[in-house]
Context: one part of a larger RNA
RNA sequence: UGACGGAAGGGCACCACCAGGAGUGGAGCCUGCGGCUUAAUUUGACUCAACACGGGAAAACUCACCCGGGCCGGACACCGUAAGGAUUGACAGAUUGAAAGCUCUUUCUUGAUUCGGUGGGUGGUGGUGCAUGGCCGUUCUUAGUUGGUGGAGCGAUUUGUCUGGUUAAUUCCGAUAACGAACGAGACUCUGACUUACUAAAUAGUCCAGCGGUUUCCGAGCUGCUCUGGACUUCUUAGAGGGACUAAUGGCGUACAGCCAUACGAGAUUGAGCAAUAACAGGUCUGUGAUGCCCUUAGAUGUUCGGGGCCGCACGCGCGCUACAAUGAGACUGGCAACGAGCAUUUCCCUUCAGCGGCAGCUGCGGGUAAUCUUGUGAAACCGUCUCGUGCUAGGGAUAGGGAUUUGCAAUUAUCUCCCUUGAACGAGGAAUUCCUAGUAAGCGCAAGUCAUAAGCUUGCGUUGAUUACGUCCCUGCCCUUUGUACA
Numbered sequence: 001u002g003a004c005g006g007a008a009g010g011g012c013a014c015c016a017c018c019a020g021g022a023g024u025g026g027a028g029c030c031u032g033c034g035g036c037u038u039a040a041u042u043u044g045a046c047u048c049a050a051c052a053c054g055g056g057a058a059a060a061c062u063c064a065c066c067c068g069g070g071c072c073g074g075a076c077a078c079c080g081u082a083a084g085g086a087u088u089g090a091c092a093g094a095u096u097g098a099a100a101g102c103u104c105u106u107u108c109u110u111g112a113u114u115c116g117g118u119g120g121g122u123g124g125u126g127g128u129g130c131a132u133g134g135c136c137g138u139u140c141u142u143a144g145u146u147g148g149u150g151g152a153g154c155g156a157u158u159u160g161u162c163u164g165g166u167u168a169a170u171u172c173c174g175a176u177a178a179c180g181a182a183c184g185a186g187a188c189u190c191u192g193a194c195u196u197a198c199u200a201a202a203u204a205g206u207c208c209a210g211c212g213g214u215u216u217c218c219g220a221g222c223u224g225c226u227c228u229g230g231a232c233u234u235c236u237u238a239g240a241g242g243g244a245c246u247a248a249u250g251g252c253g254u255a256c257a258g259c260c261a262u263a264c265g266a267g268a269u270u271g272a273g274c275a276a277u278a279a280c281a282g283g284u285c286u287g288u289g290a291u292g293c294c295c296u297u298a299g300a301u302g303u304u305c306g307g308g309g310c311c312g313c314a315c316g317c318g319c320g321c322u323a324c325a326a327u328g329a330g331a332c333u334g335g336c337a338a339c340g341a342g343c344a345u346u347u348c349c350c351u352u353c354a355g356c357g358g359c360a361g362c363u364g365c366g367g368g369u370a371a372u373c374u375u376g377u378g379a380a381a382c383c384g385u386c387u388c389g390u391g392c393u394a395g396g397g398a399u400a401g402g403g404a405u406u407u408g409c410a411a412u413u414a415u416c417u418c419c420c421u422u423g424a425a426c427g428a429g430g431a432a433u434u435c436c437u438a439g440u441a442a443g444c445g446c447a448a449g450u451c452a453u454a455a456g457c458u459u460g461c462g463u464u465g466a467u468u469a470c471g472u473c474c475c476u477g478c479c480c481u482u483u484g485u486a487c488a
Stems, first nucleotide, its partner, number of pairs: 001488002003485003007482007016472002020436005027322003031318004035313002043054002065308007076119005086113001089108002092105003123296002126294003132290001134284003137280003144183003148179002150159003162174001164173002188273003194242002198239004204233006210225005248262005324429001328388005334382001341374002349368003353364004395426001400421005442464008
């Protein structure tokens, strides 16, 4: 100087607690991990910082694993063989999973590309992440880190970097043997809120007129012109601006830094990104035509073809989905979003509409490379009305049986979907334990990623929308100061 203390004192955090909410842990199923099994059930990762993670939803491919069969995609150099032929390819039959001349029989074909040996390459999802780069994660979401000059000390070192107040903050005020600085914090970037001020818009609308349709006794109302005109920009879109700075007032406070309240206001902490120094023998050689070394390299650990596996099930653990019903289930009706995405190699993308079909789906005209079409994605929860009446029940929908489509070369170990039947556990979950403070939790669906087929996952998006704190250091940890220890 660190590290540690079942040492003291401050400060902080819903990866801590308190007050609560939703749960998980119990059931069924999905999925990851272990174990067991297996020809193989490829493999990495194992406290936070492994386990719906590897963007890992694997039928083939992927693919690394297992069982088999082919091929060389063995550069280049040297030596050999060799035009009297180095070698290549092949029908049929046998053989084989195979219409692999793979091998054999039989012969034809080819013509210096090859073949044999040696050296040397190349490839490798082979090994080593404890040889590495890069990237990521974590320590660590907190406030921390560093040098110059000066001071102290023989020196390592220390001061600066602080008694105090304050802040989310080493943020400021101030104090001061320090002074003046740098990185981090903040500022910044994106995003969400406001704008009747500016710029505009047949890819967004509104109003008026014109022309139609419909209704009515007539005013009036409803509705339509994808180009029938005109005007405008409130709504929509998006450029440039503005706007909030603790600015105003009142308290508290050294009347400093600041804190609290109130008023005015669309906002008086929107949410994310970025993120220092020093580290870890954290993860990744299976992201890479990044890469050292080792291994292998033709009976291949290269590559390809066929099949299987990664899905196997006495069991243990983790993330989840569905439920256990009446604040509900079923039927009918009504009424509302936002973020996206969309035709590649002419086919393959998003699909309206019409017809057929109980449904899944099929057929035919079309639109769209997109503010134009799908699409106002007319979403779900939700709101009405009716049935049910607390019964493992019309709750629940596991497990099975039969049948029908669709994707694909291929669906058996059932890809997904649909129909009929079947109708298991589960009557709110022990000890434990997770997440969370406002448009948040939770409920609800939608879009995208993956995707031929395709969401119980993930990432976003909106819709409905609480209870309870607005604190504390008791538990778990983190930071600072003081102190003890000779542990490094």
About this RNA
The part of an RNA shown here (small-subunit ribosomal RNA, 3' major domain) has 488 nucleotides and comes from Protodrilus sp. 9 MDD-2014. Its Rfam family is "Eukaryotic small subunit ribosomal RNA". Its Rfam clan is "SSU clan". On this family, see Cannone et al., BMC Bioinformatics 2002: "The comparative RNA web (CRW) site: an online database of comparative sequence and structure information for ribosomal, intron, and other RNAs". The organism belongs to Protodrilus, within Eukaryota. The full RNA is in RNAcentral, with records from ENA and SILVA. The coordinates come from a structure-prediction model, not an experiment, and the mean pLDDT is 81.